[in-house]
Context: one part of a larger RNA
RNA sequence: UUGGGUUUAAAGGGUGCGUAGGCGGGGAAAUAAGUCAGAGGUGAAAGCCGGCAGUUUAACUGUCGAACUGCCUUUGAUACUGUUUUUCUUGAGUUUGGUUGAAGUGGGCGGAAUGUGACAUGUAGCGGUGAAAUGCGUAGAUAUGUCCCAGAACACCGAUUGCGAAGGCAGCUCACUAAGCCAAUACUGACGCUGAUGCACGAAAGCGUGGGGAGCAAACAGGAUUAGAUACCCUGGUAGUCCACGCCGUAAACGAUGAUGACUCGACGUAAGCGAUACACAGUUUGCGUCUAAGCGAAAGCGUUAAGUCAUCCACCUGGGAAGUACGAUCGCAAGGUUGAAACUC
Numbered sequence: 001u002u003g004g005g006u007u008u009a010a011a012g013g014g015u016g017c018g019u020a021g022g023c024g025g026g027g028a029a030a031u032a033a034g035u036c037a038g039a040g041g042u043g044a045a046a047g048c049c050g051g052c053a054g055u056u057u058a059a060c061u062g063u064c065g066a067a068c069u070g071c072c073u074u075u076g077a078u079a080c081u082g083u084u085u086u087u088c089u090u091g092a093g094u095u096u097g098g099u100u101g102a103a104g105u106g107g108g109c110g111g112a113a114u115g116u117g118a119c120a121u122g123u124a125g126c127g128g129u130g131a132a133a134u135g136c137g138u139a140g141a142u143a144u145g146u147c148c149c150a151g152a153a154c155a156c157c158g159a160u161u162g163c164g165a166a167g168g169c170a171g172c173u174c175a176c177u178a179a180g181c182c183a184a185u186a187c188u189g190a191c192g193c194u195g196a197u198g199c200a201c202g203a204a205a206g207c208g209u210g211g212g213g214a215g216c217a218a219a220c221a222g223g224a225u226u227a228g229a230u231a232c233c234c235u236g237g238u239a240g241u242c243c244a245c246g247c248c249g250u251a252a253a254c255g256a257u258g259a260u261g262a263c264u265c266g267a268c269g270u271a272a273g274c275g276a277u278a279c280a281c282a283g284u285u286u287g288c289g290u291c292u293a294a295g296c297g298a299a300a301g302c303g304u305u306a307a308g309u310c311a312u313c314c315a316c317c318u319g320g321g322a323a324g325u326a327c328g329a330u331c332g333c334a335a336g337g338u339u340g341a342a343a344c345u346c
Base pairs, nucleotide, nucleotide: 003318004317005316006315007300008299012314014201015200016199017198021194022193023192025088026087027086028085029084030083031082033081034080035077036076037075038074039073040072041071042070049065050064051063052062053061054060091191092188093187094186095184096183097182098181099180100179103177104176105175106174107173108172109171110154114150115149117147118146119145120144121143125136126135162169163168206247207246208245209244210243211242215241216240220236221235222234223233258313259312260311261310262309263308266291267290268289269288270287271286272285273284274283295302296301319346320345321344328339329338330337331336
């Protein structure tokens, strides 16, 4: 490189937007670049291949042919691809009216709980464990009541639910912003799909500056356990967890399943519309979930939400280890990230 692959054996980029590129709906016309056909020129000789001939044969040599799959010129063909013009509406989008949701950003508000503080009642324990002890408490704790303050998270509803491109999103409410879906007519007229480089977003932990700090809690300290116990258990406890701004750019970032489109039996549940209605129920659209026919698959299983049957584009794999390491480059304040070998070895 070809071929074959990528749920689980190696392999789908964390996600989106989008440049170049690749690919691209129906009709008509023009053109003739690709494509196809004919003709001419050229494609040195030798060699290779085929026929014949020569040296007794052969190697070897001579001669004739074929081939040289190519390139150029010219004359035609026009189905397909391209280009140009024109047109269409089913792809895509716009409009109008509804509707849905924990979608996002920024304000405001709320109650339960926890903890600190103050006061009151009240007295000897509390707390914790397998059992204990460290710890707290006669300087009055724990418990109970009232009041003040603080920060963080939002019980029930709550679901196999919903929304979002992914990460993710949950008290109530307001403002702003985005999206999907449904119904209906009208409009644009292929405006589409994918997408190397690029740009943006991207859990947790971590980093910088300034705040905040109730609870929890790496590190750390003490008490236990134990042969030891740098752990599991207990009592404390600092970073951190929270907010603002700026970095980091990684995860089993998982459905371990790239995006888009078309086609292919069914059953059930559920969310939201539409239409109909009696409060029933059947229908339809879009999503989510479960089971299964054919088919696929090494099997497990997948099965209109495909891992089935096809098409287009991108990404990735090519024995195990060495190794996601070294070197170089690049990004980062750092931690580190991205790109990414080889010797050697089995």
A computed fold for a 346-nucleotide part of an RNA from a metagenome, annotated as small-subunit ribosomal RNA, central domain. The full RNA is in RNAcentral, with records from SILVA.